[in-house]
RNA sequence: AUGAUUGAUGAGGGAGAGAUGUUUCCCUACAAAUAAGGAAAUACACCGAAGGAGUUGCACUCUCAGGUAUAGGAGACCUCAUCAGGACG
Numbered sequence: 001a002u003g004a005u006u007g008a009u010g011a012g013g014g015a016g017a018g019a020u021g022u023u024u025c026c027c028u029a030c031a032a033a034u035a036a037g038g039a040a041a042u043a044c045a046c047c048g049a050a051g052g053a054g055u056u057g058c059a060c061u062c063u064c065a066g067g068u069a070u071a072g073g074a075g076a077c078c079u080c081a082u083c084a085g086g087a088c089g
Stems, first nucleotide, its partner, number of pairs: 006084008018044001020043007028035002045068003051064001052062003
């Protein structure tokens, strides 16, 4: 003095799969029945890109957890910046 693998932080991007059924509650309309919307639970179906497990060189598989309209949240991975670190020369 160059600043690799790697780790942490911040920002940006970021897929897939039921606007499903049933029950209960809340709110609105209504004399009531009933209907729309929201929340929770549950059943079946589905997804694979947090994590986990099997296999193991990769890749593939399972779906315990997680997730399945918009929104929100999660999200492997990628890019940039900063910090740590100090391989190679």